[in-house]
Transfer RNA from a Chloroflexota bacterium, 74 nucleotides, folded computationally.
RNA sequence: GCGGUUAUAGCUCAAUGGCAGAGCACUUCACUGUGGAUGAAGACGUUGUGGGUUCGAGUCCCACUAACCGCCCA
Numbered sequence: 001g002c003g004g005u006u007a008u009a010g011c012u013c014a015a016u017g018g019c020a021g022a023g024c025a026c027u028u029c030a031c032u033g034u035g036g037a038u039g040a041a042g043a044c045g046u047u048g049u050g051g052g053u054u055c056g057a058g059u060c061c062c063a064c065u066a067a068c069c070g071c072c073c074a
Base pairs, nucleotide, nucleotide: 001071002070003069004068005067006066007065010024011023012022013021018055026042027041028040029039030038048064049063050062051061052060
């Protein structure tokens, strides 16, 4: 230099172009002598960045950034 994969909640991951979700973790409550376990409720997101297409984009297109993998040159 060229190509590929990945980027979504604190963590691990979903989401057919049509309301952004689950598990764990966190907070509160119930239960308990206390804790744990269990149950109930709650909070948590500029979907890596910037543009474009579309009535509508996490999803499609372009550029860029970061991590990882492969190839080429020296």

Its mean pLDDT, the model's own confidence on a scale to 100, is 81. Rfam family: tRNA. Rfam classes the family as a transfer RNA.